[in-house]
RNA sequence: ACGUGCUCCGGGGUCGGUGUAAUUCCGAGCCGGCGGUGACAGUCCGCGACCCGCUCCAGUUCGCUGGAACGGUUGAUCUGGUGAAACUCCAGAACCGACGGUGAAAGUCCGGAUGGGAGGCAGCACGC
Repeated sequence: ACGUGCUCCGGGGUCGGUGUAAUUCCGAGCCGGCGGUGACAGUCCGCGACCCGCUCCAGUUCGCUGGAACGGUUGAUCUGGUGAAACUCCAGAACCGACGGUGAAAGUCCGGAUGGGAGGCAGCACGC
């Protein structure tokens, strides 16, 4: 170095206002998984998660439930500057964020989730 197994690895609701009631609304502030890229990316290209479908397997109170594989869906950026090179840096101004729940509408609260999972020059063990 390679192979197998196991483990690990996600951030953010703070202050004020309205109100019977809001960490959900309003004002300001806060957060940003993984790989790639001529130079560092929430907004580029792709992956994962959520959601949907189908097939198979297991269970079933025959309503469905759980698991695996495959397929589908899946948000949002511009202007100027520097430079050989940047939608990635600097300056400025914007924008986006699954599902269910809730005394009132949630990226941030609670829940599925002590779950799943991309990927890792992360760790350990074994093999070669």
Description:
Model confidence (mean pLDDT): 79 of 100. The RNA shown here (FMN riboswitch aptamer (RFN element)) has 128 nucleotides and comes from Microlunatus parietis. Lineage of the source: Bacteria > Bacillati > Actinomycetes > Propionibacteriaceae > Microlunatus.